[in-house]
RNA sequence: UACGCAGGCCGGGCGGUCGCCCCUGAACAAGGGGAGGAAAGUCCGAGCUUUCAAGGGCAAGGAUGCCUCGUAACGCGAGGGAGUCCCGUCAUUGGCGGGGCUACGGAAAGCGCCACAGAAAAAACACCGCCCCUUUAAUAAGGGGUAAGGGUGAAAAGGCGGUGUAAGAGACCACCGGGUCCGUCGCAAGACGGGUCGCACGGCAAGCCCCAUCCGAAAGAAAGGCCAAGCAGGGGAAAGAGGUAGCCCGCCUCGUUCGAUCCCCGGGUAGGCCGCAUGAUUCCGAUGGUGACAUCGGAACCAGAUAGAUGGCCGCCGUCCGGAGAGAAUUUCUCUCGGGAUACAGAACUCGGCUUACAGGCCUGCUUUAUUU
Repeated sequence: UACGCAGGCCGGGCGGUCGCCCCUGAACAAGGGGAGGAAAGUCCGAGCUUUCAAGGGCAAGGAUGCCUCGUAACGCGAGGGAGUCCCGUCAUUGGCGGGGCUACGGAAAGCGCCACAGAAAAAACACCGCCCCUUUAAUAAGGGGUAAGGGUGAAAAGGCGGUGUAAGAGACCACCGGGUCCGUCGCAAGACGGGUCGCACGGCAAGCCCCAUCCGAAAGAAAGGCCAAGCAGGGGAAAGAGGUAGCCCGCCUCGUUCGAUCCCCGGGUAGGCCGCAUGAUUCCGAUGGUGACAUCGGAACCAGAUAGAUGGCCGCCGUCCGGAGAGAAUUUCUCUCGGGAUACAGAACUCGGCUUACAGGCCUGCUUUAUUU
């Protein structure tokens, strides 16, 4: 340096021109701001709002499930433990190094299930084989023993080597594995060491279930709160009220107790305002911590529409991929010409996560191999 694995980041730039939304502003001047890492799925956890219930317990229902820590909280995150898989190495039932994955409580409370194959699928079992006995001239047949060997299967009753035996068998022994007790270390999950038990009691709880912990229910911003034309309604006053260019006359219309018009009232439609942008905020630095993160200090204000703005066009430059030509000099690099691509996707109450989508590019860490020094 390349390959591989893991993690993180960016995700076009500049200029011109025509527009759109919001804020400041008297203003059509001028100035400022204007999508994302996922704004998405709406899967978890919260804030906020309304309705119902409100005190405590139990039951039901739901969720979670190795340990510790972080956090407002979480089913999220960090660190650790255990198991398992892959690579490498020592040269080997294993140790060491690196990486991936894990719904990882309980199967010795109970129930249920374990297809096909197989003799037998759970207090089991004799199909082949092995051994003994009986019968037989022999083949063979019958009875018994045996789970060491074969075969079936995802899984066969601890593994392996020996002793032993008629053949065998934890029947006995060493090592490994397992249960249990003690000690040491660790906050813990656990690890290590020693004793003890020959070790009937397989797997599935992502089947019911058991245990532990947690959880009021429902609806979501079209939640919800406030203001409030017109029309209709209630109450009061009322003989006038309105139009005809400002006034008078005239004229016209409506009305005079079945009330024109005016005032007040409550509910409330259209419409408007709030909710709605200063927040578990963002950035920088210091300190503590392995880390998630926390504390302190400084700075900043950064979309707010309501049928929904954040855009269109042009030019230049990036980045990537082919093509043609030239040069260095070797399989790469540089230059020129011309072409193509530039993703996923777009706020709508707000945060913290998770998941999913994504052209192209960059960075960091690590194992091994190869090459070079």
Bacterial RNase P class A from a Candidatus Zixiibacteriota bacterium, 373 nucleotides, folded computationally. Taxonomically the source falls in Candidatus Zixiibacteriota (Bacteria, Pseudomonadati). Its Rfam family is "Bacterial RNase P class A". It is annotated as a ribozyme. Rfam's curators write: Ribonuclease P (RNase P) is a ubiquitous endoribonuclease, found in archaea, bacteria and eukarya as well as chloroplasts and mitochondria. The RNAcentral record of the sequence draws on ENA.